[in-house]
Context: one part of a larger RNA
RNA sequence: GGACGAACGCUGGCGGCGCGCCUUACGCAUGCAAGUCGAACGGACCUUCGGGUUAGUGGCGGACGGCUGAGUAACGCGUAGGUAACCUACCCAGUGGUGGGGAAUAACUCACCGAAAGGCGAGCUAAUACCGCAUAAGUUCCCGGUCUGAAAUGGCCGGGAGGAAAGCAUUUAUGCGCCACUGGAGGGGCCUGCGUCCUAUCAGGUAGUUGGUGGGGUAACGGCCUACCAAGCCGAUGACGGGUAGCUGGUCUGAGAGGACGAUCAGCCAGAAGGGGACUGAGACACGGCCCCUACUCCUACGGGAGGCAGCAGCGAGGAAUCUUGGGCAAUGGGCGAAAGCCUGACCCAGCGACGCCGCGUGAGGGAUGAAGGCCUUCGGGUCGUAAACCUCUUUUGUGAGGGAAGAAGUUCUGACGGUACCUCACGAAUAAGCCACGGCUAACUACGUGCCAGCAGCCGCGGUAAUACGUAGGUGGCGAGCGUUGUCC
Numbered sequence: 001g002g003a004c005g006a007a008c009g010c011u012g013g014c015g016g017c018g019c020g021c022c023u024u025a026c027g028c029a030u031g032c033a034a035g036u037c038g039a040a041c042g043g044a045c046c047u048u049c050g051g052g053u054u055a056g057u058g059g060c061g062g063a064c065g066g067c068u069g070a071g072u073a074a075c076g077c078g079u080a081g082g083u084a085a086c087c088u089a090c091c092c093a094g095u096g097g098u099g100g101g102g103a104a105u106a107a108c109u110c111a112c113c114g115a116a117a118g119g120c121g122a123g124c125u126a127a128u129a130c131c132g133c134a135u136a137a138g139u140u141c142c143c144g145g146u147c148u149g150a151a152a153u154g155g156c157c158g159g160g161a162g163g164a165a166a167g168c169a170u171u172u173a174u175g176c177g178c179c180a181c182u183g184g185a186g187g188g189g190c191c192u193g194c195g196u197c198c199u200a201u202c203a204g205g206u207a208g209u210u211g212g213u214g215g216g217g218u219a220a221c222g223g224c225c226u227a228c229c230a231a232g233c234c235g236a237u238g239a240c241g242g243g244u245a246g247c248u249g250g251u252c253u254g255a256g257a258g259g260a261c262g263a264u265c266a267g268c269c270a271g272a273a274g275g276g277g278a279c280u281g282a283g284a285c286a287c288g289g290c291c292c293c294u295a296c297u298c299c300u301a302c303g304g305g306a307g308g309c310a311g312c313a314g315c316g317a318g319g320a321a322u323c324u325u326g327g328g329c330a331a332u333g334g335g336c337g338a339a340a341g342c343c344u345g346a347c348c349c350a351g352c353g354a355c356g357c358c359g360c361g362u363g364a365g366g367g368a369u370g371a372a373g374g375c376c377u378u379c380g381g382g383u384c385g386u387a388a389a390c391c392u393c394u395u396u397u398g399u400g401a402g403g404g405a406a407g408a409a410g411u412u413c414u415g416a417c418g419g420u421a422c423c424u425c426a427c428g429a430a431u432a433a434g435c436c437a438c439g440g441c442u443a444a445c446u447a448c449g450u451g452c453c454a455g456c457a458g459c460c461g462c463g464g465u466a467a468u469a470c471g472u473a474g475g476u477g478g479c480g481a482g483c484g485u486u487g488u489c490c
Base pairs, nucleotide, nucleotide: 001490002489003488004487006486007485008484009483010482013360014359015358016357017356018355019353020352021318026316027315028314030313031312032311035060036059037058040057041056043054044053045052046051067271068270069269076196077195078194079193080192081191082190083189086188087187088186091184092183093182094181095180096179097178098177099133101131102130108123109122110121112119113118139162140161141160142159143158144157145156146155147154167176168175169174197243198242199241204234205233206232209231210230211229212228213227214226215225216224246268247267248266249265250261251260252259253258273294274293275292276291277290296307297306298305299304324350326349327348328347332346333344334343335342336341363393364392365391366390373384374383375382376381398427399426400425401424402423403422407417434479435478436477437476438475439460440459441458445474446473447472448471449470455462456461
C1' cells in the first nucleotide's frame, strides 16, 4: 500500500447492486417450512340431482429442494482412467403381451380397556391392495455349439426347466395406465494411477492382521463376513502415534514465482440432541420416518406418555459482533394430478444494518469598502477571505400534484414487488458535512494554558516555566458520507 462476512469511536443526505451468528454442532416458546391424486377403491356427509366435500384403503412424492461444517488427513476431495464386478423409479425409442379365478382387510357397526397417548375383541365390505392358475417373443437358470478376446462370467444359435399383468375415464374415435424384454438419456455404486497441512521431543506398527480354499452376503468385486490352512503385510520415499483441518472451482495479495485463505455463488463429501440399528423402497440406514440406549425438556389421574429449528422467522444464553415472529406463489423451479388445480419460508420480493462496492448531492456565476467578528501582531498591519452579505441563475436532490410500466411465457385471463421504477408540472437555495492529523518518518504552525504534573506515543521519543510532540483556540494539510482506531492476511 492492498484486502475484510469485520468490530469500536465520532459523524451521517439519497440511490443501485451485493452481503449480514466467523462465538455455544448451546438450549429453544409460537407459527409456518411436503404434500397430492375421488379419472385406483368401498363408505360417510352435503346437494340446485349436474355434482361437491372428505376420514380410511391404495398410488406417486416425502432419498429432491433447504440448513450446517461437528466429524473426517480419507479414494473424503481434485484430476485422469477402469468396471470381463454393477444398479437405476419417473422420462425417451422399440418389441411382445394384458386370459381366467380366489381369499382377506381398513373404513363402518357393536362391545370393552385407558387420565391421556392409544389399544383390544366380534361382525360386514371394495380396489390399480393381496394370492394361486394359464400363456412366454424376449428374459433367468442348466446343457451343447459358435464368435471376439490375453482371459468369457460377454455376443449369437439350439434344447430343457422356472417366472407376468389392472384397470380407469370417455364424445365409443380413443386417451391414461398395467406386465415382460431390449436400447438410450440423465443419475449413482465400486476400483485404480497421481496430488492433497504440521510433528521423529511419535520408530517400529499389525491378529481379520497379509494371503489362500470352501461357504455366506451384496446390485456388484473384495476379509465385507465366516470356518479351515499358511505366516504373512506396512515402515526413514516416514509406517504407527499426536496435533490441526470439510475438499475443490476459486478469493486476497504479489511484476511474477509464491504466500495466505476456502464467507456469499457453484460442484463433491459429511451430519441432523449424543450413540447404535434395521424396516420400507428404484433409491435411505432416511433433518421435519420407525426402534433401542443416554442426556435434557414437557404432560400425567403416578400406571404411563410426548419432544428434537445445523429449514424460515423469532427467543434466551454466549459474544467486540451479525436482521423481520413481513408479502406472494406474479415469475423461475419442484411434488402430485388427465386437467382445473393444490402444496412449496425453494424461490421472487419487501423490511432492518454506511457492513461492502459503485454512483449522485449538500448549489452555480458575479461579488472588495477586502464588512462585522475570530486569531496573530514588531500595533504599521497580517490572516480566515470571494469566504460571507448582496445580485443573477439552476432544481440534481427534496416536497406536492398528474400520468404510469416492462417483467405475462399462454391471441383471453393472471403482477407479490407497486401506484414502485420512470415521465410531466409546480415550489423554493430550498432538506443535506464531517472525521483525522499538523516534531522526524509524513503533507500541514502559531498563540495561550500546563510545568517530568496532567497527559501523548506506531518507532525514535515529547512534558522538570517561552512545549510547532500534552490540553484549548485560530490557522493549515489529508480524506470525504464518511473518517480514524483495533484485529487478521499478503